[in-house]
RNA sequence: CCAGGCGGCCGGGCGACCGCGGCUCCCGAAAGGGGGGCGAGGAAAGUCCGGGCUCCACGAAAAAACGGUGCCGGGUAACGCCCGGCGGACUCUUGCCCAGGGGAACUUGGGUCAGGGUUCAGGGACAGUGCCACAGAAAACAGACCGCCUGCUUUCGGGCGGGUAAGGGCGAAACGGUGCGGCAAGAGCGCACCGCGGCUUCGGUAACGCGGCCGGCACGGCAAACCCCACCGGGUGCAAGACCGAAUAGGGGUGACGCAUGAGCUUUUUCGGCUCGUCACCCGGGUUGGUCGCUUGAGCGGCGGGGUAAUCCGCCGCCUAGAGGAAUGGUCGCCCAGGUGCCGCAAGGUGCUGGACAGAACCCGGCUUACAGGCCGCCUGGUGUU
Numbered sequence: 001c002c003a004g005g006c007g008g009c010c011g012g013g014c015g016a017c018c019g020c021g022g023c024u025c026c027c028g029a030a031a032g033g034g035g036g037g038c039g040a041g042g043a044a045a046g047u048c049c050g051g052g053c054u055c056c057a058c059g060a061a062a063a064a065a066c067g068g069u070g071c072c073g074g075g076u077a078a079c080g081c082c083c084g085g086c087g088g089a090c091u092c093u094u095g096c097c098c099a100g101g102g103g104a105a106c107u108u109g110g111g112u113c114a115g116g117g118u119u120c121a122g123g124g125a126c127a128g129u130g131c132c133a134c135a136g137a138a139a140a141c142a143g144a145c146c147g148c149c150u151g152c153u154u155u156c157g158g159g160c161g162g163g164u165a166a167g168g169g170c171g172a173a174a175c176g177g178u179g180c181g182g183c184a185a186g187a188g189c190g191c192a193c194c195g196c197g198g199c200u201u202c203g204g205u206a207a208c209g210c211g212g213c214c215g216g217c218a219c220g221g222c223a224a225a226c227c228c229c230a231c232c233g234g235g236u237g238c239a240a241g242a243c244c245g246a247a248u249a250g251g252g253g254u255g256a257c258g259c260a261u262g263a264g265c266u267u268u269u270u271c272g273g274c275u276c277g278u279c280a281c282c283c284g285g286g287u288u289g290g291u292c293g294c295u296u297g298a299g300c301g302g303c304g305g306g307g308u309a310a311u312c313c314g315c316c317g318c319c320u321a322g323a324g325g326a327a328u329g330g331u332c333g334c335c336c337a338g339g340u341g342c343c344g345c346a347a348g349g350u351g352c353u354g355g356a357c358a359g360a361a362c363c364c365g366g367c368u369u370a371c372a373g374g375c376c377g378c379c380u381g382g383u384g385u386u
Stems, first nucleotide, its partner, number of pairs: 001382010012335007020039002023036005041357001045368002048366005053237001055235002066233005071085005086122001087120007095112007123228002128226002130222003145168002147164007176194006195217001196215005202209002241292004251283007262276005299318008336355001338353006
């Protein structure tokens, strides 16, 4: 310098003009006018998880049911979030070991230590129930299709039986693996190592790890099937909820008048039909509307300290939209990244273009998703110079 990965940050700047929404001051009787100051995000988004706050229910209880979480430790108000650690699976690289091939270099297969990457809905499969497709002879009380060994038989092609889970084949999975011995052929039948199970020393807060002894292997997988264990969870969402409360209509009460020659409805009138009211005062409920809730908060910035980290503590400073179906925008000029054309050996000059995703609605902590372009730090690889 280039490429990649991880983490953090920014996500256009300045000025002029024209606007938009609250707040506040001044002028004005009002309508309105003028001034000042403030006015989106890292995700304001999805509304997935955890809280504050609110009202409802309630016995501040327990149990059942239902739902959720699930290796260990720490952080946090809390979490399914974050940090650190542990373990499993898959994969890559280097080394070592075993077996086969090769004259050799080497190569093929298997195992293992270490390192890197990806990933895990990572409690329990000796509490019980259930399931394991297709293929395959056989899929959990295992199982002889081919092969191997062996007995009888034979028309010499084979046939009928027995043994065998080492080899082939099927499969996601075949009832431990590799090697040596052993055997008629085989087999944990015996042995070594690995795996597995039980007990245990030591290390670690723990998950777990390193060893030792015993056991010949008994115990396949699935809990994102039911289930078991531990822990957590009452419901509701600011259109929550609290307060003030018109006009008009309607409800209730009291009093007065009236009992049809009145009033209302039935189509404007007549007739006919139906209903019962009218006035005054008082009471309480609701609608429109207004006020609160509403933004000072698990807040933000700086410095110092503890901690591997998440994060915590101390000191100093700051106040930063809170309006209603909802304002935060546009034009121009200069500049800054970026892209691109031309000129130039180059340094550079110059023209054009050009800034994403998105839009607060009670408030916080997370997660997830969207995002043009750029900056910083760390790591890995490559290349160049000294």
Model confidence (mean pLDDT): 76 of 100.
A computed fold for a 386-nucleotide RNA from a Pseudomonadota bacterium, annotated as Bacterial RNase P class A.
The sequence is in RNAcentral, with records from ENA.
The source organism's lineage runs through Bacteria, Pseudomonadati and Pseudomonadota.
It matches the Rfam family "Bacterial RNase P class A". Its family is annotated with tRNA processing, ribonuclease P activity and dimeric ribonuclease P complex in the Gene Ontology.